[in-house]
RNA sequence: UCAGCCGGCUGGACGGUCGCUGUCGGACCGCCUCGUGCGGCACCGGUGGAGGAAAGUCCGGGCUCCAUGGAAGCACGGUGGCGGCUAACGGCCGCCGGGGGCGACCCCAGGGAAAGUGCCACAGAGAACAGACCGCCACAGCAGGCUCAGGCCUGCCGCGGUAAGGGUGAAACGGUGCGGUAAGAGCGCACCGCGGCGGCGGCAACGUCGCUGGCACGGCAAACCCCACCGGGAGCAAGACCAAAUAGGGAUGGCAGCGGCGCCCGGGGCAACCCGAGUGCAGCAGCCCGCAUCCAGGCCCGCCAUCCGGGUUGGUUGCUCGAGGGCCCGCGCAAGCGGUGCUCCAGACGAAUGACCGUCGCGGAGGGUGACCUCCAGACAGAACCCGGCUUACAGGCCGGCUGACACA
Numbered sequence: 001u002c003a004g005c006c007g008g009c010u011g012g013a014c015g016g017u018c019g020c021u022g023u024c025g026g027a028c029c030g031c032c033u034c035g036u037g038c039g040g041c042a043c044c045g046g047u048g049g050a051g052g053a054a055a056g057u058c059c060g061g062g063c064u065c066c067a068u069g070g071a072a073g074c075a076c077g078g079u080g081g082c083g084g085c086u087a088a089c090g091g092c093c094g095c096c097g098g099g100g101g102c103g104a105c106c107c108c109a110g111g112g113a114a115a116g117u118g119c120c121a122c123a124g125a126g127a128a129c130a131g132a133c134c135g136c137c138a139c140a141g142c143a144g145g146c147u148c149a150g151g152c153c154u155g156c157c158g159c160g161g162u163a164a165g166g167g168u169g170a171a172a173c174g175g176u177g178c179g180g181u182a183a184g185a186g187c188g189c190a191c192c193g194c195g196g197c198g199g200c201g202g203c204a205a206c207g208u209c210g211c212u213g214g215c216a217c218g219g220c221a222a223a224c225c226c227c228a229c230c231g232g233g234a235g236c237a238a239g240a241c242c243a244a245a246u247a248g249g250g251a252u253g254g255c256a257g258c259g260g261c262g263c264c265c266g267g268g269g270c271a272a273c274c275c276g277a278g279u280g281c282a283g284c285a286g287c288c289c290g291c292a293u294c295c296a297g298g299c300c301c302g303c304c305a306u307c308c309g310g311g312u313u314g315g316u317u318g319c320u321c322g323a324g325g326g327c328c329c330g331c332g333c334a335a336g337c338g339g340u341g342c343u344c345c346a347g348a349c350g351a352a353u354g355a356c357c358g359u360c361g362c363g364g365a366g367g368g369u370g371a372c373c374u375c376c377a378g379a380c381a382g383a384a385c386c387c388g389g390c391u392u393a394c395a396g397g398c399c400g401g402c403u404g405a406c407a408c409a
Stems, first nucleotide, its partner, number of pairs: 001405010012360007020049007028040004032035001051380001055391002058389005063235004068296004073291002076231005081095005096110001097108004111226002116224002118220003133166002135162003139158001141156006174192006193215001194213008239317004249308007257284002260281004265276004286299003324343002328339004363376005
């Protein structure tokens, strides 16, 4: 100097004019119980007012309501190397293994194929305990050539051996080399790979070393499945309150259990007692989880289901002090954790946070020797209960660290 990798910040500044809105203080107005009251009012002043993604709605929660809470199963859904962080997660950090890259670094739905089932098209001889197309070799036969002869060479065909060489394919039943063989083959050997046993290091995933066994049985589970762990539902349009209005409407179907004790009323009876209604108490039965068992708890009466029809779509609240931000110190490789000061950084409701002017700055184009001049243009994109993540979109600019190449010293 160029190329690349990783991380962070920003994505206009200043001044003026007018406008919107939260909150605090003041002023003004109305009411009354005359007070530190209630309500109104956008008049004055102070102060605050869209994002790194506010987006997607993919995860996890806080919070609210409903359900029935605990234990162990089934179904359904989610996650998947190890360890740590966190309120939690499918997130983050570190490490291990595999893959890509010269490297910095990046990627991986990363447990199990010997529990079972299934798939591997086409091509190819053969695609899982398979297989002979071209080949290689032995024997026999035929033909030709060579040799004094034993015999040798070539071609065709039969039969046998072979899977090393070639081909097909995404992938071919271990790889490379040496020996051996008629030719070959883990057939034997060395190394690698794979299995078994052990030592050492590490919390662990795993790594490394040694011994041993010629050892075969590939891939796909983001195929069904098996294993391990986790898991109620709905959501601020949740929910709470106030005001107002209508029709406390209609139709259909279903349920409204069993005895016991007490009180009380009516009827029967000479009495004991019997029948019926109401009410209180406990029990059984029934109901309450997606299914279903146990324990505990609750409900058990005027209700349930479906359909038709009517009223209200007004206001207040939830609503912003939070797993909040953040200087510094300590611990930790880190993600983070702890401590101590400082600080309050939107809360709208058909939905506020805006418009205009001037100067400067960033970026681009043109002119000019230069000072400088002219023109253009400025990314993705707007909170709606809140927070931790992930994913997607983003013109331009700046900063830091690391890697590679080249050159100079």